[in-house]
Context: one part of a larger RNA
RNA sequence: CUGGGCGUAAAGAGCACGUAGGUGGCGAAGAUAGUCAGUGGUGAAAGGCCUGGGCUCAACCCAGGAACUGCCCUUGAUACUGCUUUGCUAGAGUCCGGGAGAGGAUAGCGGAAUUUCCAGUGUAGAGGUGAAAUUCGUAGAUAUUGGAAAGAACACCAGUUGCGAAGGCGGCUAUCUGGACCGGUACUGACACUGAGGUGCGAAAGCGUGGGGAGCGAACAGGAUUAGAUACCCUGGUAGUCCACGCCGUAAACGAUGAGUGCUAGUUGUUGGAGUCUUAGACUUCAGUGACGUAGCUAACGCGUUAAGCACUCCGCCUGGGGAGUACGGCCGCAAGGUUAAAACUC
Repeated sequence: CUGGGCGUAAAGAGCACGUAGGUGGCGAAGAUAGUCAGUGGUGAAAGGCCUGGGCUCAACCCAGGAACUGCCCUUGAUACUGCUUUGCUAGAGUCCGGGAGAGGAUAGCGGAAUUUCCAGUGUAGAGGUGAAAUUCGUAGAUAUUGGAAAGAACACCAGUUGCGAAGGCGGCUAUCUGGACCGGUACUGACACUGAGGUGCGAAAGCGUGGGGAGCGAACAGGAUUAGAUACCCUGGUAGUCCACGCCGUAAACGAUGAGUGCUAGUUGUUGGAGUCUUAGACUUCAGUGACGUAGCUAACGCGUUAAGCACUCCGCCUGGGGAGUACGGCCGCAAGGUUAAAACUC
């Protein structure tokens, strides 16, 4: 040649779509490119290897052989891979009929709570804490009743529940809209899988412009605590949190587990369908979502038909610790910064 790996030791890209490329279901026929076999040619000599020989031996030299694993021509084989033609339906998709869902977008509506304002009742406290104080209150607070306004979030239902590729999604109604699932098996006939680049989506914080601002609340101020207290606790409070549009592109973006397909004991919950039966229910089956567990795997922990088991295809990534996810350069960004990504030196 052909290293070993990636749940927790270094290592799965945050997620998807998809270009090139790689890989690809079941048959038939054809040609024979790969492949396999045979013949021929070539593969210089020297060197190297093997056998034998010549210098007294050896180095050195001579002869012969094998080898030169390659390339080309030609003849043949046709299982496999590829190619051409043709067919199939188990993969994939379309169609028809259903039911489920916090999937997305827009508009409207609702009640509880909070704060503020107005008015009534009412009087000396209220807040807050480990204890206090700052703070609010006789210019009438807190409490309580009625009314008004505003913004944000949606108690119960609520659940290892559901949906979504991920981020994520939770009051109600309407409109628009994506996907999945089950049943039928009418249609297409491999149309598939993965996916370097690329493109899009992407929590929170942050940025730009314009709105909005109830509560909460970085910064900040004050009060406490303390040896100090640039904190933890308390009273206030700006940005922000909210909306529209545009950026940013990162997270313990986690199942710390890439995507796809097939195969390999079961038991027990639960969600959505379908079917059968002797129908308070039981059983079968498909798709999801949990717990336990067999074989097997694992350094162990644990995983275990939702694999970390047994295999295949494709992509990404790792290669001692620090220096460092840094410097320089490139690209992107308004900026913050992101991305790509070293070395000296050192242990």